[in-house]
């Protein structure tokens, strides 16, 4: 210089064109004498960045950026 995989809340993963979602963390409230277990609520996402396909993009195309493997 070539391939080739990944990018999604703090983290660790889903969602194979049709409302973006668990789990873990985190407030907040209930339970307690107290704390830890549980249990209810809530919050938190311009899905790496720009573009284009579409009536509709996390998903498909292309180009950049980042980690990681591989070849020379």
């Nucleotide at each position: 210089g070539c391939u080739g995989a990944u990018g999604u809340g703090g983290c660790u993963c889903a969602a194979u064109g049709g409302c973006a979602g668990a789990g873990c963390a985190g407030u907040u409230c209930a339970c307690u004498c107290g704390u830890a277990a549980u249990g209810a609520a809530c919050a938190g996402g311009u899905u790496g960045u720009g573009a284009g396909u579409u009536c509709g993009a996390u998903u498909c195309u292309c180009a950049c950026c980042a980690u990681c493997a591989g070849c020379u």